[in-house]
Transfer RNA from Moesziomyces antarcticus, 73 nucleotides, folded computationally. The RNAcentral record of the sequence draws on ENA and GtRNAdb. Lineage of the source: Eukaryota > Basidiomycota > Ustilaginomycetes > Ustilaginales > Moesziomyces. Model confidence (mean pLDDT): 81 of 100. Rfam family: tRNA. The family's RNA type in Rfam is transfer RNA.
RNA sequence: GCUGGCUUAGCUCAGUGGCAGUAGCGAAUCCUUUACACGGAUUAGGUCACAGGUUCGACCCCUGUAGCUAGCA
Numbered sequence: 001g002c003u004g005g006c007u008u009a010g011c012u013c014a015g016u017g018g019c020a021g022u023a024g025c026g027a028a029u030c031c032u033u034u035a036c037a038c039g040g041a042u043u044a045g046g047u048c049a050c051a052g053g054u055u056c057g058a059c060c061c062c063u064g065u066a067g068c069u070a071g072c073a
Stems, first nucleotide, its partner, number of pairs: 001072007010025003018056001027043005049065005
């Protein structure tokens, strides 16, 4: 330099055009305990990498940019 893949919560991820975007782990609060751990309940946490386009409607489709990754040269 060329080609492909990936980017969604603190971490790992689901979500192939339509109501208000998921789960696990982690975090906080409460219950339980003399206390801690374990266990239980509840809650918070999201500019869906960035920008533009298509569409009545975009995390999802298209284009560009950035980052990561694999292969080729």